Small-subunit ribosomal RNA, central domain from an uncultured bacterium, 349 nucleotides, folded computationally. The prediction has a mean pLDDT of 90.
Context: one part of a larger RNA
RNA sequence: CUGGGUGUAAAGGGAGCGUAGACGGCAUAGCAAGUCUGAAGUGAAAGCCCGUGGCUCAACCGCGGAACUGCUUUGGAAACUGUUAAGCUGGAGUACUGGAGAGGCAAGCGGAAUUCCUAGUGUAGCGGUGAAAUGCGUAGAUAUUAGGAGGAACACCAGUGGCGAAGGCGGCUUGCUGGACAGAGACUGACGUUGAGGCUCGAAGGCGUGGGGAGCAAACAGGAUUAGAUACCCUGGUAGUCCACGCGGUAAACGAUGAAUGCUAGGUGUUGGCGGGCAAAGCCCGUCGGUGCCGCCGCAAACGCAUUAAGCAUUCCACCUGGGGAGUACGUUCGCAAGAAUGAAACUC
Numbered sequence: 001c002u003g004g005g006u007g008u009a010a011a012g013g014g015a016g017c018g019u020a021g022a023c024g025g026c027a028u029a030g031c032a033a034g035u036c037u038g039a040a041g042u043g044a045a046a047g048c049c050c051g052u053g054g055c056u057c058a059a060c061c062g063c064g065g066a067a068c069u070g071c072u073u074u075g076g077a078a079a080c081u082g083u084u085a086a087g088c089u090g091g092a093g094u095a096c097u098g099g100a101g102a103g104g105c106a107a108g109c110g111g112a113a114u115u116c117c118u119a120g121u122g123u124a125g126c127g128g129u130g131a132a133a134u135g136c137g138u139a140g141a142u143a144u145u146a147g148g149a150g151g152a153a154c155a156c157c158a159g160u161g162g163c164g165a166a167g168g169c170g171g172c173u174u175g176c177u178g179g180a181c182a183g184a185g186a187c188u189g190a191c192g193u194u195g196a197g198g199c200u201c202g203a204a205g206g207c208g209u210g211g212g213g214a215g216c217a218a219a220c221a222g223g224a225u226u227a228g229a230u231a232c233c234c235u236g237g238u239a240g241u242c243c244a245c246g247c248g249g250u251a252a253a254c255g256a257u258g259a260a261u262g263c264u265a266g267g268u269g270u271u272g273g274c275g276g277g278c279a280a281a282g283c284c285c286g287u288c289g290g291u292g293c294c295g296c297c298g299c300a301a302a303c304g305c306a307u308u309a310a311g312c313a314u315u316c317c318a319c320c321u322g323g324g325g326a327g328u329a330c331g332u333u334c335g336c337a338a339g340a341a342u343g344a345a346a347c348u349c
Base pairs, nucleotide, nucleotide: 004320005319006318007303008302012317014201015200016199017198021194022193023192025088026087028085029084030083031082033081034080035077036076037075038074039073040072041071042070049065050064051063052062053061054060091191092188093187094186096183097182098181103177104176105175106174107173108172109171110154115149116148117147118146119145120144121143125136126135162169163168206247207246208245209244210243211242215241216240220236221235222234223233258316259315260314261313262312263311266294267293268292269291270290271289272288273287274286275285276284277283278282298305299304322349323348324347331342332341333340334339
């Protein structure tokens, strides 16, 4: 390379937008680049292959044929690919009507709770654990009442509920704003799919500058436990967690399952619409979009998947090729750094 694969054995990029490229609906006419077909030229000889002959045979050699699957020129065909022209509406999109939603950004507001401060009541304990101790407390703690400060998070509702491309999003109100869905069917007329590079987004932790700091809490200190205890338990406690603006770019970034389209038994929940029926707080039927469970065919090594496929097909991208060495070394790019990305070999089993 070919072939075979990628839920769990090695293997789906963390996610999106999109460039080049690859692939691409229905139907008409033309062209003839690909394609098919005829002819001509060329494709040296030798060699290979087939037939036959000559050395006693063979090797070797002679003769004839075929082949040389190619290239060039030229005559034709027009189904398919391509291309040109003019079309179509089923793919895709725009406009309209409507409801759902923790989708995003900004500002404002609210209550419960923790902590702290002030004042009142009140007195000897509180706290903590398996048991204790460190710790706090007669300078009046814990408890309780009233007032105040400040920060962070939003109980119930809450739901294999919803929204988002993923990361993720949850008190309330307002403003700005993205997307999806349904219904009607007006408009555009293939405008599509995927996407190497590229660009953007990207939990937690981390970094820079400036704020903020209630609770929690790496590091750290002390008390226990223990043979030891650089831990698990307890008392404290700083970065951090929060905000603004930058950087970083990784996760079991998981459905361990790339994106898109079509097709292939059903049953039962739930969620958002629409239509219809009935004696309608409700029930039933149909239909489109999500989200779960069960289950045929089929698939699978099995587990299991099964219209939300891991089934049957097509298109495009990414990735895998024994274990260790190693996601290491070197080089390069990026980064303030931490480090990230790319990514071997010797050797060994």

The full RNA is in RNAcentral, with records from ENA, Greengenes and SILVA.